[in-house]
Molecule: Glycine riboswitch aptamer
Organism: uncultured Phenylobacterium sp.
RNA sequence: UCUCGCGGGAGAGAUCGGAUUCGCUCCGGAGCCGAAGGCGCAACCGCCCCGGAAACGCUCAGGCAAAAGGACCGCGAGGA
Repeated sequence: UCUCGCGGGAGAGAUCGGAUUCGCUCCGGAGCCGAAGGCGCAACCGCCCCGGAAACGCUCAGGCAAAAGGACCGCGAGGA
C1' cells in the first nucleotide's frame, strides 16, 4: 500500500402532483444533505519542469423512515 472477513460509522422530506402492470415502479415540480465516486481551490510535501495532496468548496453522480449503502476508524488474515 492492496484485497478479504468482523465490529463501529454522520447528515438531509416515509415531500408534492400525475401515471401505474401496485413493484423498494415510472414521469414531473420546487426543497434539503455530503462521508461512495467525480470535479475545483491549495495549506503542506516535493521542486527546473512535471507531480502528490483535506473531513475545505461544488453538488455532476449519489442520498434525505427502517434496511441497504457509506468516507473513515479498530482488530484479524492474505498479497505486493